This is a predicted structure of a 487-nucleotide part of an RNA (small-subunit ribosomal RNA, 5' domain) from an uncultured Alphaproteobacteria bacterium. The prediction has a mean pLDDT of 86. The RNAcentral record of the full RNA draws on ENA and SILVA.
[in-house]
Context: one part of a larger RNA
This record gives sequence, C1' cells and structure tokens, in this order.
RNA sequence: GAACGAACGCUGGCGGCACGCCUAACACAUGCAAGUCGAACGGGACUAUAGACUUCGGUCUAUAGUUUAGUGGCAGACGGGUGAGUAACACGUGGGAAACUACCCAACGGUGGGGAAUAACUGUGGGAAACCGCAGCUAAUACCGCAUACGCCCUUAGGGGGAAAGACUUCGGUCGCCGAUGGAAGUGCCCGCGCUAGAUUAGGUAGUUGGUAGGGUAAUGGCCUACCAAGCCUACGAUCUAUAGCUGGUCUGAGAGGAUGAUCAGCCACACUGGGACUGAGACACGGCCCAGACUCCUACGGGAGGCAGCAGUGGGGAAUCUUGGACAAUGGGGGAAACCCUGAUCCAGCGAUGCCGCGUGAGUGAAGAAGGCCUUAGGGUUGUAAAACUCUUUCAACGGGGAAGAUGAUGACGGUACCCGUAGAAGAAGCUCCGGCUAACUCCGUGCCAGCAGCCGCGGUAAUACGGAGGGAGCUAGCGUUGUUC
Repeated sequence: GAACGAACGCUGGCGGCACGCCUAACACAUGCAAGUCGAACGGGACUAUAGACUUCGGUCUAUAGUUUAGUGGCAGACGGGUGAGUAACACGUGGGAAACUACCCAACGGUGGGGAAUAACUGUGGGAAACCGCAGCUAAUACCGCAUACGCCCUUAGGGGGAAAGACUUCGGUCGCCGAUGGAAGUGCCCGCGCUAGAUUAGGUAGUUGGUAGGGUAAUGGCCUACCAAGCCUACGAUCUAUAGCUGGUCUGAGAGGAUGAUCAGCCACACUGGGACUGAGACACGGCCCAGACUCCUACGGGAGGCAGCAGUGGGGAAUCUUGGACAAUGGGGGAAACCCUGAUCCAGCGAUGCCGCGUGAGUGAAGAAGGCCUUAGGGUUGUAAAACUCUUUCAACGGGGAAGAUGAUGACGGUACCCGUAGAAGAAGCUCCGGCUAACUCCGUGCCAGCAGCCGCGGUAAUACGGAGGGAGCUAGCGUUGUUC
C1' cells in the first nucleotide's frame, strides 16, 4: 500500500447492488418448512333435484355436486441446512470394466380368464393418554394362482422358468399396466497422477498378502466363509500423532509465489450421540422405523412423547452477525388428465454505513477586507469571499397528481414501488483523524520527568511545533480513525 463475512470509538443525509453466528455440530418455547391424486377403491358427512312412504317431526331410494378419515399410487433419496468427522480414490484430473437406473424419449409385442383376503365401517373390550385387542362385513390400478410370451433369464442344449390393471370418454380416443430393446440423464465400482505438518512417531500388519472353492452383491473384489501358501507395506517416510471438508475460485503480488476456501457453483460427509436394517428404481433416509445412551416434557406412576446443522425466533456463548414479515405474481420442484393444491426452494419487503458504487449537504456576485476569535514587534497579520447582503437554482429529501415493464389470453407479492409532472423554499443534510522526523500540516496558553503521549526513533525535570486546551493548518469525507488477520 492492498484486502476483510470483521469488531470497537466518534459521527451519520439519500439511493442502487451485494453481504450479514467466523464463537457452543450448545440447548431449544411457538408457528410454518412435503405433499398430492375422488379420472385407482369401498364407505361416511353435507347440499340440490326427482320419486316412494309418512305418526307430517321426517325416513328410504336414485342422480348430481362438494368434502373427507381410510385402502391404493407417485413424491417424501429432490429442494433447504451445516462442516462435526474425514489426510481418504474424500476431492481434482485423466483413464477403465464387472453394473443398476423410477419418471422422460424412440421403436416392438402384449393387456385373456379366475381366486382368497383386509383397512375403513359396525359391534364390543382395555387404557389417564399414546394407542391397542376381539368378532363381523366390504372394494380396488392392493394381494395370489392359471393361461400365453419369438425376443428375455437359466441350461447338462433335451429342456426348464417368468407378466399384466384398469380408469375416463363426445365411443373417435386419451391416460395407464406388462414384457423386452436402445437412448438420455443419474448412480455404484476400479486404477494412474496430484493433494498439510511432525522421526522428540521406525517398524506396521493374521482376513493381514496371495491362491482354490463357495457364499453374497445390481456389479468386480478377503466383501464374507472354509482350506492352502507366507506373504504384504515401509527412510521415494509405512505405522502413529496433530491439524483440516476438497475444488472452481478469493486476496495479495510485476511475476514466481504466499495466504485462504464467507457469499455463488461442483463434489463429499453429517442430521441429539452410537448402532441397525426395512421400504423402495434410488436411503441404510434432517422434518421415516427399531434398539441403546444422555437430555427435556406429559402422566392417573402402569406408561408415553420429542430432536431447528430448514425459515423466522428464544436462551446461552461471544468483540460480533438481522424480521417469530408478504406472496406463490415470476423461475423452478412434487402430485394431478386438468382445474388446481403444496412449496420459509424462490421472488420480494424489513433491519444493519457491513462492503462497493453513485449523488447531495447549494451556485454567482460580494471589502485592500465588518464584528468576534487568535497571534502580534501593537504598526499590523490571520480566520477571509469566508460571513452578512444582493441575484439565482431545486438534484436529493418533503408534499400533491399521474403511474409502469417484469405476463404469453387471465393472473403482480413487490407496490401506488420505479419512473414522469407539478408545488414551496437555501430551505431538512459534516464529520473524523492528524500537524517533532518518518509524513502533508505551527503558533499561543496551561503543565513542569507530574499529568500524560507513543507505530519506530523518542517527547515531558519552567520558554514543550511531541502532554492538555485554543486559534490556525493538513488529509480523507458519509465517513474517519483504532484493533485484529493475510499478502
């Protein structure tokens, strides 16, 4: 000098764009953050219409609509958060073969005929609750056989095995379902190279290294098991310890390099702590399940409930970091045939000079120069065209009126916002640090090695340009200084 997710002190007018718990991966009150589909299914409730019955209170049936707890489907593996762990094929880069892939795209073939249940519901029982049991009834795109299947899978090549679901309809069709192929996109796996420090860590390793056989997996493989062999890694640093998410990038620097990894983007890991699997195309699953633990809450003491490192917000910690806001209008995501619903993703608004950028706080004229202040050699000098005064202007802010684009036919949270027009009036808007040298900027008074200053050198003990005040000056400016950290 530059930089910052900064903090602190003094000060503070406006706008735009960004950014905002770096500490306790500490604990969390409350609300919201993942639902949707009635065009898969049977019920319930309500309304309307029609018909029947009626003890005129209503009841039953049919149709249509709305709504919904349940069965079922798809999505809850994305999106959002955090960086604890991890020195590792985690990441980066370049290769590879032994794989899977829901939804999507392209093209091929099929969608026949049956069955048995079960929730809801009804009855009943237990429990404070959470919830649970028994009996009975019922549907399906839920479940199970059978048939068929060139292609698919297995094969000893003879053969064997395996599928489906319908819904809506204007009857034209549309959306589905099953099998198989290719693509797209995604994911799993293997390898070369690169990737912090310590030798005051020198030996480490028994599923360890390799083979055979088998199991397991979507798939290779000690991934696992049995048997056999005794290997394997290591001063080119194994093992151990400490630290750390990695990268694109960011900061600095002429570069080489050094430091760093906030925001944004890619990958990874984690979801109270530890472990486990289930479901599923995909998880060993943040707002799913089970077990154990710590903690918190409810309890009728028998037993239950919970997990903000989602968005807000609270306590705590800390030098320090925001609103318990609006909207799905846009973009995107999930579901749905659609209408639409959901979406703290997102888009916006709020708060904060936290940063960057822009603008303003007025302009012109105005004395050999008012007053006051300060200095003085008492003549004067300086503040200083500065003020006053006169003549103007109205950016920004204020007030009044109009008023968007963003949306493609409808639909705008932002927002009566941006922007435009008009009105009044210099009116509402300047500070901070420094002035011994480095380093731009000097005098007086006070103090008297005191009080104090200080980045370094150093100032202060009676004439201090270095302390404190004043006048003046220098620098930057809605900021200016200090501290911290990096180059």